[in-house]
A computed fold for a 145-nucleotide RNA from Alicyclobacillus sacchari, annotated as c-di-AMP riboswitch aptamer (ydaO/yuaA leader). The sequence was found by an Rfam model in a public genome assembly. Its mean pLDDT, the model's own confidence on a scale to 100, is 76.

RNA sequence: UAACAUCAAGGGCCGAAUCCUGCCUUGGCAGGAACGGGGGAACCAAGUAUUGGGGUGAAUUGCGGACGAACGCCCAAUUCGUUUGCAUAGGCGCCUAUGGUGCCGAAUCCGUCAGCUAACCUCGUAGGCGAAUCAGUGUGUUUGG
Repeated sequence: UAACAUCAAGGGCCGAAUCCUGCCUUGGCAGGAACGGGGGAACCAAGUAUUGGGGUGAAUUGCGGACGAACGCCCAAUUCGUUUGCAUAGGCGCCUAUGGUGCCGAAUCCGUCAGCUAACCUCGUAGGCGAAUCAGUGUGUUUGG
């Protein structure tokens, strides 16, 4: 100097996803609290039926572009699929906070079945991120001339 291992400190975000106790023994099991989800009467609501329907979640919806397939004699139109752009219901962070600004606007589960819903029954407690102290540079956005 480099690598590896251990300990301590830092200070936050999305999300329900945290804390405690006991037993066995170093990581597993069981339980409790708390938080969150689902099912489930009356009353009320709804009125349908494969065009299936429904749940968790902020993650809905609209308008385009490109390519491919189907249909057509060919083209056009239409439908479906893949990909991509701009918006959007809605949601989150930060700040000088009734405004400004940045970002997200996914994914997945049930399996023909579930409106609301007291009692009651039942399930989950994951996962994923990310700054910091100083200086400089670049990019983007907004406003004005």
Lineage of the source: Bacteria > Bacillati > Bacillota > Bacilli > Alicyclobacillus.